[in-house]
RNA sequence: AGGAGCCCGUGGACAGCUGACGGUGGCCCGACGGGGCCGCUGAGGAAAGUCCUCGCUCCGACACGCACGCGGCCCGGCGCAAGCCGGGUGGCCGAGAGGUCAGGCAACCGCACCGAAACGACACCGCCCCGGCAGAGGAUGAUCGGCUUGUGGCCGUGACGGUCCCGGCGGAUCGGGUGGAACGGCGAGUCCCCGCGGGAGCAAGUCCCUUGCGGACGCGUAGUCCAAUGCUGUCAGAACAGAACGAGGCUUACGGCGGGCACCU
RNA sequence: GCCCCCGUAGCCUAGCCCGGAACAGGUUCCAGCCAGCUGAGCUGAGGCACGAGGGUUCGAAUCCCCCCGGGGGCG
Numbered sequence: 001a002g003g004a005g006c007c008c009g010u011g012g013a014c015a016g017c018u019g020a021c022g023g024u025g026g027c028c029c030g031a032c033g034g035g036g037c038c039g040c041u042g043a044g045g046a047a048a049g050u051c052c053u054c055g056c057u058c059c060g061a062c063a064c065g066c067a068c069g070c071g072g073c074c075c076g077g078c079g080c081a082a083g084c085c086g087g088g089u090g091g092c093c094g095a096g097a098g099g100u101c102a103g104g105c106a107a108c109c110g111c112a113c114c115g116a117a118a119c120g121a122c123a124c125c126g127c128c129c130c131g132g133c134a135g136a137g138g139a140u141g142a143u144c145g146g147c148u149u150g151u152g153g154c155c156g157u158g159a160c161g162g163u164c165c166c167g168g169c170g171g172a173u174c175g176g177g178u179g180g181a182a183c184g185g186c187g188a189g190u191c192c193c194c195g196c197g198g199g200a201g202c203a204a205g206u207c208c209c210u211u212g213c214g215g216a217c218g219c220g221u222a223g224u225c226c227a228a229u230g231c232u233g234u235c236a237g238a239a240c241a242g243a244a245c246g247a248g249g250c251u252u253a254c255g256g257c258g259g260g261c262a263c264c265u
Numbered sequence: 266g267c268c269c270c271c272g273u274a275g276c277c278u279a280g281c282c283c284g285g286a287a288c289a290g291g292u293u294c295c296a297g298c299c300a301g302c303u304g305a306g307c308u309g310a311g312g313c314a315c316g317a318g319g320g321u322u323c324g325a326a327u328c329c330c331c332c333c334g335g336g337g338g339c340g
Stems, first nucleotide, its partner, number of pairs: 001265003005261006011254001012235006021042009044240001048251002051249005056201004068197005073088006089102005103192002109187003119184001124176003127171002129168004134163001137160001144156005205217004209212001266339007275292004285323001295309004316332001318330003
C1' cells in the first nucleotide's frame, strides 16, 4: 500500500430561489366567508413491523389459588417496567478479531429407524461350570498336566468322551459396534422450580347540540384525516424510507462516512 | 388505527395441537377400454408440494424468531 473480515459510532452542512405549504404569537384590514404584515416553528434512525413495557382511558374490584401467557447461567450497575451496559463461567462456531447459546432432572413423559438392548433395570447371545438325550471316536490310548516356535511332536497319567440340541432362581461381570446417545445421560409449549402479568384499547373515552355519514376535546413549541413539511446548487456524498395519543425498548430494512481490532499478501 | 386468521402437487383438503419417511386423499392432466364422435363410466400409469430465511433438536410441514403474501372483523 492492497485485500476477504469483526466491533462501535454516525444517519448531513452551507448557500440561493419561490417568500410557496401546515401550525402558531402579536398587530392591522374586513363586505364577517376571510385576508395582509412581522416573528417563531415544521419528519426518522429506523417515523416501519405492531413484538414488548409504561403513561392515559373505560370496564371492573378481578385478593389467594387454578388455568393461561411471558421471562430464566453468575456478579455489579442503570431503569417503574420492558430491557440495556460492564465483567466472569461453561458449551458450540471461527485461523483470529469476534459471534452465539444458558434454570432443574427427585418423580412423571419422550428418545422413531437401526440394534442383543433406547431409559425400567435387567433380560438376550457369546464365555465358564453342572446335569440330560443321542452318540462319531477311544487300551493301535479318552482325558488332564508338563515341555516345545508348532492344527504337530515328546514325556507322565490311565477311561472316558469332541460336537449338535435341551435345561439351570448356576458362575463370571469379560465381550456384543447399531445408533445422535448404550445405563451415564439428553430433552420437554407433555414435568418441576423461581419471577412478573385483571381485561380491552385513542375506532380507548369525555362533553355539547339542531340527534346524525353531526361538532368539539382527547392531540403536545411538527400537529390531525384529500393529514403540511417545496425547488436548485456546492461539498466525496448514498440507500432504506416519510409522523398520526405520547414515551421507552426490541426487531427488521438500508447504505455513505469516521474510529478501533484481528488476519493475509 | 386496533385485533385475529391462513399459506401443503395445476386446484381443493388431511397431517401441525402432542416432532419420527406426505410410498397422503379427492380432482385435474396422460394412456387404454367402451363408442360413429364427444361426454359419462371402468382400468392403469406418471409427475409435482410443506411461502422464504434463521434457530432448537439425532431429526422440523409440525416448536421458537423474523420476513413475504393473502383474507376477515371492529365506527
Two RNAs folded together computationally: RNase P RNA and transfer RNA, 340 nucleotides in total.
Rfam match: Archaeal RNase P. Clan: RNaseP clan.
Its mean pLDDT, the model's own confidence on a scale to 100, is 76.